[in-house]
Predicted 3D model of a 329-nucleotide RNA (Bacterial RNase P class A) from a Betaproteobacteria bacterium. Of the family's consensus pairs, 93% are formed in the model.

RNA sequence: GAAGCAAGCCAGACCGCCGCUGGUGCGAGCGUGGAAACACGGCAUUGGAGGAAGGUCCGGACUGCACAGGGCAGCGCAGGAGCUAACGGCUCUCCACCGCGAGGUGAGGAUCAGAGCAACAGAGACGAGCCGAUUCAGUUCGGGUGCAACGGGCAAUCUCUGCGCGCAGCAACACCAAGUAGGCCGGCGUUGACGUGACCCGCGGAGCCGGCGGGUAGGUGGCAUCGAGCCGGGUGGGCGACCCCCGGCCCAGAGGAAUGGCGGUCACGGUGCUGCAGCCGCAAGGCUGUGGCGUCGCACAGAAUCCGGCCUAUCGGCUUGCUUCACAC
Repeated sequence: GAAGCAAGCCAGACCGCCGCUGGUGCGAGCGUGGAAACACGGCAUUGGAGGAAGGUCCGGACUGCACAGGGCAGCGCAGGAGCUAACGGCUCUCCACCGCGAGGUGAGGAUCAGAGCAACAGAGACGAGCCGAUUCAGUUCGGGUGCAACGGGCAAUCUCUGCGCGCAGCAACACCAAGUAGGCCGGCGUUGACGUGACCCGCGGAGCCGGCGGGUAGGUGGCAUCGAGCCGGGUGGGCGACCCCCGGCCCAGAGGAAUGGCGGUCACGGUGCUGCAGCCGCAAGGCUGUGGCGUCGCACAGAAUCCGGCCUAUCGGCUUGCUUCACAC
């Protein structure tokens, strides 16, 4: 220098103006909406997307229902040892395969419990038989086909073994709580309740009133300050995943769903014009580096109960360690 392998990181920065949304404090104790529950409204201050927030594929927390215990069925996992709240995840390691190598991949329990399967070729294909030769005797031997021919393979076919799994999911669930219909209780009512109507007559007329409980729309909680939490440190333990100790921090949160827009400066990248320098070339010109001006631009993507994973998407760029080859000393 070229080609690679593994691990990790960034995802523009700052300023100004205008907005959206959560928390806290103060103020008001009022107004608006609503039957109510409750929500909104002022000022100040402070917070506001990601490495995948994504797919919703696994595992858990949480919640409700079910549940003495055990089994069947069903689903899932599978070398060994570990990590973890748990896992189908992760780590170390053995084996097999791929790669010159750094490394990568693995659907790696069991085929003498039983069943099933093998295209083409071959006389014969899963179970004992068949072909040729041979022998008292399926007694012994055998070319060729084929991955495989009285002996093996496939468990990514059923099956067996071991282990795990109760079911549903925040639209879970808990609380507050209209109208209509329905339920129960009490009272009144054809000797006219009730409606119409200001009232009386008249007319219609069998229901009317109150309470209770459940519960729909609606509202609040769940729900985001205390946890499988984040950051830093440790001559702490372990090969490692990970664990332990010390210090510091509180870090988005709606419920049609906020996290945005405009302007400026700088940085980065692409591209056009152009100046300079170097190299190649007879030349036209080309290549590399660097500067100026203009222009364009952030990829994939958007939290929705919360975590741990896996998988998938991703412009451009950076760091570290390692491998192979070439060259120079």

The coordinates come from a structure-prediction model, not an experiment, and the mean pLDDT is 76. Rfam family: Bacterial RNase P class A. It is annotated as a ribozyme. Gene Ontology terms of the family: dimeric ribonuclease P complex, tRNA processing and ribonuclease P activity. It is recorded under the gene name rnpB.